Context: one part of a larger RNA
Molecule: small-subunit ribosomal RNA, 3' major domain
Organism: Phycisphaerae bacterium
RNA sequence: UGACGGGGGCUCACACAAGCGGUGGAGCAUGUGGAUUAAUUCGAAGCAACGCGAAGAACCCUACCUGGGUUUGACAUGCACGGAUGCUCUCUUGGAAACAGGAGUAGGCUACCUUCGGGUGAAACGUGCACAGGUGCUGCAUGGCUGUCGUCAGCUCGUGCUGUGAAGUGUCGGGUUAAGUCCCUUAACGAGCGAAACCCCUAUCGUUAGUUGCCAGCGGGUCAUGCCGGGAACUCUAGCGAGACCGCCGGUGUCAAACCGGAGGAAGGUGGGGACGACGUCAAGUCAUCAUGGCCCUUAUGCCCAGGGUGUCGCACGUGCUACAAUGGUCGGUACAGAGCGACGCGAGACCGAGAGGUGGAGCAAAUCGCAGAAAGCCGGCCUCAGUUCGGAUUGGAGUCUUCAACCCGACUCCAUGAAGUUGGAAUCGCUAGUAAUCGCGGAUCAGCCACGCCGCGGUGAAUAUGUUCCUGAGCCUUGUACA
Numbered sequence: 001u002g003a004c005g006g007g008g009g010c011u012c013a014c015a016c017a018a019g020c021g022g023u024g025g026a027g028c029a030u031g032u033g034g035a036u037u038a039a040u041u042c043g044a045a046g047c048a049a050c051g052c053g054a055a056g057a058a059c060c061c062u063a064c065c066u067g068g069g070u071u072u073g074a075c076a077u078g079c080a081c082g083g084a085u086g087c088u089c090u091c092u093u094g095g096a097a098a099c100a101g102g103a104g105u106a107g108g109c110u111a112c113c114u115u116c117g118g119g120u121g122a123a124a125c126g127u128g129c130a131c132a133g134g135u136g137c138u139g140c141a142u143g144g145c146u147g148u149c150g151u152c153a154g155c156u157c158g159u160g161c162u163g164u165g166a167a168g169u170g171u172c173g174g175g176u177u178a179a180g181u182c183c184c185u186u187a188a189c190g191a192g193c194g195a196a197a198c199c200c201c202u203a204u205c206g207u208u209a210g211u212u213g214c215c216a217g218c219g220g221g222u223c224a225u226g227c228c229g230g231g232a233a234c235u236c237u238a239g240c241g242a243g244a245c246c247g248c249c250g251g252u253g254u255c256a257a258a259c260c261g262g263a264g265g266a267a268g269g270u271g272g273g274g275a276c277g278a279c280g281u282c283a284a285g286u287c288a289u290c291a292u293g294g295c296c297c298u299u300a301u302g303c304c305c306a307g308g309g310u311g312u313c314g315c316a317c318g319u320g321c322u323a324c325a326a327u328g329g330u331c332g333g334u335a336c337a338g339a340g341c342g343a344c345g346c347g348a349g350a351c352c353g354a355g356a357g358g359u360g361g362a363g364c365a366a367a368u369c370g371c372a373g374a375a376a377g378c379c380g381g382c383c384u385c386a387g388u389u390c391g392g393a394u395u396g397g398a399g400u401c402u403u404c405a406a407c408c409c410g411a412c413u414c415c416a417u418g419a420a421g422u423u424g425g426a427a428u429c430g431c432u433a434g435u436a437a438u439c440g441c442g443g444a445u446c447a448g449c450c451a452c453g454c455c456g457c458g459g460u461g462a463a464u465a466u467g468u469u470c471c472u473g474a475g476c477c478u479u480g481u482a483c484a
Stems, first nucleotide, its partner, number of pairs: 001484002003481003007478007015468002019431005026322008034313002042053002064308007073131001077130006086109003089104006111120003133297002136295003142291002144286003147282001149280001154193006160169003173184003199274004204242007214231002218229003245268001248262005311450001324424001328383007340371003345364002350359003390421001395416007437460007
């Protein structure tokens, strides 16, 4: 100087408390451990691994296994040699395919020079050699990227001063703040990286603009619809501005920083949200995104192919979904979003089917057309506390769609079946407001989909906390130490 303490003081955080909803019990989905296996590829491991890499495992991906094949190679560059041999196309033998072999010249493609005889030699092919190739090892050799402490308020430097020195001071103290934020004091005076601000979205208003969006007033038209003329008011769209600064008033305070209350205001003290992550810590994670040192393989640890596996299942754990019901289930009627996506696409009306879906193809590179019915809600009917009109697992049957192909191993539909489950032990998680809870919608990936995941969007919309004793983590000051 740090680190540590079942030392002290001060302070903070959904850390506790106060509340609301869960997990832990059930069924299923998914990840992991274990076991199994020819293989169940690999990585991730307390928080910070476990719906994680994977934003799509039937083939492919694929790295694993079995079997078949191949050796200058699936891919790159160079050298030497060969001969117009080459490529495409058609037929064919063996084969699961990869691949190995055979046949056909009717057609097409192929650079430059040319005396049109031919020559050179590009591309390609073959043989050979240098080499390629490796998701093989080492993340404890590395770059890059990332997690975490933590959006915590810290981490440092120059000069000066103090100390023999390590070092200290500044950065301490008194206030204050979300903040090393600011003020005051002060052997310190300044400065940098962080905090804040600058950036984006959102909340209000103005202005500009008015189509594909809008429709108040005027006119026309319809069963109806901004449908038409028109309008530029309103909504909206998207560019530019305004607006919030403790600015104003009162109080408290050290004539300070600031804090409390009030007015005005769409918004008030960082308005809400995002992006943004200091010096460093964990030899944290990743050699399997990529790059890369070293090591290793080279008729194989490379490459191609078929099939299988990554989907197994006595069991254990994590994360979720659906429930156990009446604040509910079901049937009928009836409202109101936002954000997205669409040409190898979205696909309307119509018709067929009980349905998944099919036929067909209007319109739309989309404020124009489509996906697209939002759902919870509201109105009415039935159910009356039951393993039920709750719950939907499982299984049988019949189908639809995608795909070369749904056996291993897809999703969806219909009929039948109708399991466990009656609120979940010890324990444990999230959340402070448009939040939790609850309801649906969209997107990426994607032929399809095991999505209940993930990332977004809006609808409805609470309760509680005016406390810091305790648990957990963190910051500052101080103290002890035989630790570094």